[in-house]
Large-subunit ribosomal RNA, domain IV from a metagenome, 327 nucleotides, folded computationally.
Rfam family: Bacterial large subunit ribosomal RNA.
Context: one part of a larger RNA
């Protein structure tokens, strides 16, 4: 000097990136118990109290013929200690807000979450020798299922809701037409040869898919606008003009896990607040399978309070193992 514990005046988070660690709290009964809510729930909410041991006494219960034994529960009086759930063992509550609904799952060995799942919802494919997956094939799974089923994809419980765009890609449908391969078809031509012929090229014209074309489709992939000008204080602008697009962002929310300027302004809380709560809307650069809400969950993640305390002002004593000195 280290580790692992114990205790501590006097304050009590002033430590700290953060109450991390530690301290509190804890059992059983009985009183009691809020906001919100999907009426289940929150909750053990929170908060108060009692409890050993002695002795009377009431009122039971089980056993047993009975004496009796074993037991519960009330209710009176009395001891004794600092302390009666006396050692261990055994929730510290509680507000606000954000994210995910929830129970699960996950990075075996730095990440347990807001990530994945999920139940619920859309979408799409597939009529059975099903789609689709594995296999060269046989052939298997899908499924000894059959569209209330089966597979791909997207959201994610529940509650209100889900605007607008099909011009671009994709995708699904079009008995015309345009463009096209082999192929058919062969006017016409070249070689060769006396010739028949062999042989080479060959123009019209018949030729699928596709792709053009012409429609629908956005819980397909996406996409959802500038400039000016205007009301009798001022400032705004319901209002009007003009350009551009397939349409120019609607409901709800917004300085947000999204806000650059930013520590925005205003309210709250603190003596004092970049964090945090409620607003405002000038959304750098919210926005509808996904917004916005949401009781209940949650070893998440934000702020504040109450109890608590050696985290801390400020460190001191102890206990045991070391380390150091000595033999």
């Nucleotide at each position: 000097c280290g580790a692992u514990c114990u205790u501590g005046a006097a304050g009590g988070a002033a430590c700290u990136a953060g109450g991390c660690a530690a301290a509190u709290u804890g059992c059983u009964c009985u009183c009691g118990u809020a906001a919100c809510u999907u009426c289940g729930g929150a909750a053990g909410a929170a908060g108060a109290g009692a409890g050993a041991c002695c002795u009377c006494g009431u009122a039971g219960u089980g056993g047993g013929c009975a004496a009796c034994c074993a037991u519960u529960a009330c209710g009176g009086g009395g001891u004794g200690g600092c302390a009666c759930a006396g050692a261990c063992u055994a929730g510290g509550g509680g507000g606000u807000a954000g994210c995910g609904a929830c129970u699960g799952u996950u990075u075996a060995c730095u990440a347990a979450a807001a990530a994945c799942a999920c139940a619920g919802g859309g979408c799409u494919c597939u009529g059975c020798g099903a789609a689709c997956u594995c296999g060269c094939a046989a052939g298997a799974g899908g499924a000894c299922g059959u569209a209330u089923a089966g597979g791909g994809u997207c959201u994610g419980a529940c509650g209100c809701c889900u605007g607008c765009c099909c011009g671009g890609u994709g995708c699904u449908g079009g008995a015309a037409g345009g463009u096209u391969a082999a192929g058919g078809a062969g006017a016409g031509g070249g070689g060769u040869g006396c010739a028949a012929g062999c042989u080479c090229u060959g123009a019209a014209c018949c030729g699928a898919a596709g792709c053009c074309c012409c429609a629908g489709u956005a819980a397909a992939c996406g996409g959802c606008g500038g400039c000016c000008g205007u009301a009798a204080c001022u400032a705004u602008a319901a209002c009007g003009g003009u350009c551009c697009u397939a349409a120019g962002g609607u409901a709800g929310c917004g300085a947000a896990a999204u806000u650059c300027c930013u520590u925005g302004u205003c309210g709250g809380g603190u003596a004092a607040g970049u964090u945090c709560c409620g607003a405002c809307c000038u959304g750098c650069a919210c926005g509808a399978a996904g917004g916005c809400g949401u009781a209940a969950c949650g070893a998440c993640u934000u702020c504040c309070c109450c109890a608590c305390u050696g985290u801390c002002u400020c460190c001191a004593a102890g206990a045991u193992c070391g380390a150091c000195u000595c033999a």
RNAcentral holds the full RNA, with entries from SILVA.